[in-house]
Context: one part of a larger RNA
RNA sequence: UCAUGGCUAAGGAACUAGGCAAAAUGGACCCGUAACUUCGGGAGAAGGGUCGCCACGCCUUUGGCGUGGCCGCAGUGAAAAGGUCCAGGCGACUGUUUAUCAAAAACACAGGGCUCUGCUAAAUCGAAAGAUGAUGUAUAGGGCCUGACACCUGCCCGGUGCUGGAAGGUUAAGGGGAGAUGUUAGCUUCGGCGAAGCAUUGAACUGAAGCCCCAGUAAACGGCGGCCGUAACUAUAACGGUCCUAAGGUAGCGAAAUUCCUUGUCGGGUAAGUUCCGACCUGCACGAAUGGUGUAACGAUCUGGACACUGUCUCGGCCAUGAGCUCG
Numbered sequence: 001u002c003a004u005g006g007c008u009a010a011g012g013a014a015c016u017a018g019g020c021a022a023a024a025u026g027g028a029c030c031c032g033u034a035a036c037u038u039c040g041g042g043a044g045a046a047g048g049g050u051c052g053c054c055a056c057g058c059c060u061u062u063g064g065c066g067u068g069g070c071c072g073c074a075g076u077g078a079a080a081a082g083g084u085c086c087a088g089g090c091g092a093c094u095g096u097u098u099a100u101c102a103a104a105a106a107c108a109c110a111g112g113g114c115u116c117u118g119c120u121a122a123a124u125c126g127a128a129a130g131a132u133g134a135u136g137u138a139u140a141g142g143g144c145c146u147g148a149c150a151c152c153u154g155c156c157c158g159g160u161g162c163u164g165g166a167a168g169g170u171u172a173a174g175g176g177g178a179g180a181u182g183u184u185a186g187c188u189u190c191g192g193c194g195a196a197g198c199a200u201u202g203a204a205c206u207g208a209a210g211c212c213c214c215a216g217u218a219a220a221c222g223g224c225g226g227c228c229g230u231a232a233c234u235a236u237a238a239c240g241g242u243c244c245u246a247a248g249g250u251a252g253c254g255a256a257a258u259u260c261c262u263u264g265u266c267g268g269g270u271a272a273g274u275u276c277c278g279a280c281c282u283g284c285a286c287g288a289a290u291g292g293u294g295u296a297a298c299g300a301u302c303u304g305g306a307c308a309c310u311g312u313c314u315c316g317g318c319c320a321u322g323a324g325c326u327c328g
Stems, first nucleotide, its partner, number of pairs: 001323008010314002014312001019309001027051005036041001038148001052070008071075001083307007090299002095107002111146007123132003149294004154224003159221002161217005168212003174206002179201005186193002225243005252286001253283001264280005
């Protein structure tokens, strides 16, 4: 000096990104216990008290209770054995996860919804046979989204997707075969014409799904405006005008895990608060199952505060053990 322990005056988080680490709490019994709440909880809430030994008495007698007494600094006499409270974000919860830097607000979940599937089911694996689904049968099975519960879930089908439709347009192979070309029996005015056959081509017409088209559908993918004016102080604009759109963001929430400007403004907490809590709304760029807003309980979650407690610190010091160092 390092590691691991023990103690430390006064102060007690002044340390620090942050009470990280340490300290503190701790057992049993008795008393007592708030907001809130889904009435189950919260709750071991919080906060108090008792605990040894001896004698006597009582009782429901391996024990318990009462009364009195005794000792110590200390009686769950050593060891082992919750710190607590307040407020907020997120996720309802128990669970799962990055074997080896992430345990979480991520995944899952019960519940909700949409959609496909009538059984040789849909879906999936396989070249096939075959198998899973399922020795199941729509109260079943697959896919997708949301994620307990409470209150709710607005408008838009123009685009993309999906479903349905079949009148018309377009449209492949195939069918069809007008016509054209080559060849040449023959004919010839020697320039050519040219049947049949065989070849090479080939127009019209016909011809499905799809697409165009017409509807429906948003708990499908998604989307949910601008400018100007106006009230008898001012300010603001219930109101009006105009342009555009498929429709112009409803309820609720809002400087938020979302707010750039921003340490917004006001209030609270502090002597002092870029964080925190409550409001405001000017939402750069919230918003309703890509769910919205709440919410008891829960959480090795995240954020802020308080009490207790402490060598975290002011600011160090001392001790023990081991290592290091010196000598060997």
Overview: This is a predicted structure of a 328-nucleotide part of an RNA (large-subunit ribosomal RNA, domain IV) from Galbibacter mesophilus. Its Rfam family is "Bacterial large subunit ribosomal RNA".